[in-house]
RNA sequence: GGGGUCGUAGUGUAACCAGGUAUCACGACAGGCUCCAGACCUGUUGAUCGGGGUUCAAAUCCCCGCGACCCCA
Numbered sequence: 001g002g003g004g005u006c007g008u009a010g011u012g013u014a015a016c017c018a019g020g021u022a023u024c025a026c027g028a029c030a031g032g033c034u035c036c037a038g039a040c041c042u043g044u045u046g047a048u049c050g051g052g053g054u055u056c057a058a059a060u061c062c063c064c065g066c067g068a069c070c071c072c073a
C1' cells in the first nucleotide's frame, strides 16, 4: 500500500441478509423475603464508533472517516 471480517448499556449478546417501539442475561440501584446476609421474587437503570446521504422512517441500505483483528505485498 491492497483485501476481508467486525464495532450495540459497565460486561456479554440478539435484532442487520429482508428498514418500522433496540432483545435477553450478568451487573448496579430500590423494594419484598430473612434476626442479618446469601439465594429467590418484583421494579428501575443504562447502549447502536463519528460524520454525511437515501427514506415518511436507518442499528440495519449507500459514502467518507476512526478503531480492533486477520490475510496479501
Base pairs, nucleotide, nucleotide: 001072002071003070004069005068006067007066010026011025012024020056027045028044029043030042031041032040049065050064051063052062053061